A computed fold for an 89-nucleotide RNA from Ammoniphilus resinae, annotated as c-di-GMP-I riboswitch aptamer.

RNA sequence: GUACGAUAAUGGCAAAGCCACUGAAAAGUGGUGACGCAAAGCUAAAGGGGCUUAGCUGAUAGGAAUCAGAAUGCCAGCCAGCUGCCGAA
Numbered sequence: 001g002u003a004c005g006a007u008a009a010u011g012g013c014a015a016a017g018c019c020a021c022u023g024a025a026a027a028g029u030g031g032u033g034a035c036g037c038a039a040a041g042c043u044a045a046a047g048g049g050g051c052u053u054a055g056c057u058g059a060u061a062g063g064a065a066u067c068a069g070a071a072u073g074c075c076a077g078c079c080a081g082c083u084g085c086c087g088a089a
Base pairs, nucleotide, nucleotide: 004087005086012037013036017032018031019030020029021028022027035077041082042081043080047079048078049075050074051073056069057068058067059066060065
């Protein structure tokens, strides 16, 4: 240095649930709370995958509405890309 990853050290993050706010929703932010995480740090403008459907398009309807389609919305705690702390075997 590369790979690897411990019942080591120093620290870190925080799932679900609940509360408040934002949003059409998915979801996000703050608080609480810890299921877990060696990248649970960053990137959604490399790429794959997933979620949602306000507006839009189509159908039904023809007052309201319902169904279907598809991101410009979202997920990095799905894979992935980039960067990075520590050092037993």
The sequence was found by an Rfam model in a public genome assembly.